[in-house]
Molecule: transfer RNA
Organism: Clostridia bacterium
RNA sequence: GCGGGAGUAGCACAGCGGUAGUGCGUCGCCUUGCCAAGGCGAAGGUCGUGAGUUCGAACCUCAUUUCCCGCU
Numbered sequence: 001g002c003g004g005g006a007g008u009a010g011c012a013c014a015g016c017g018g019u020a021g022u023g024c025g026u027c028g029c030c031u032u033g034c035c036a037a038g039g040c041g042a043a044g045g046u047c048g049u050g051a052g053u054u055c056g057a058a059c060c061u062c063a064u065u066u067c068c069c070g071c072u
Stems, first nucleotide, its partner, number of pairs: 001071007010024004018055001026042005048064005
């Protein structure tokens, strides 16, 4: 330099163009003499960044950036 993959909540990951979710974690309440476990609930997201297409984009297109793999 070229090609491919990945970037979504604190962490690990889902998500077929139509309200962004699950598990763990965090916080509150219930339960217990206390802790753990368990039950119920809540908070937390500019979907890497910028632009384009579309009535509508995490999803399609282009550029860019970081990481991983391969080729030269």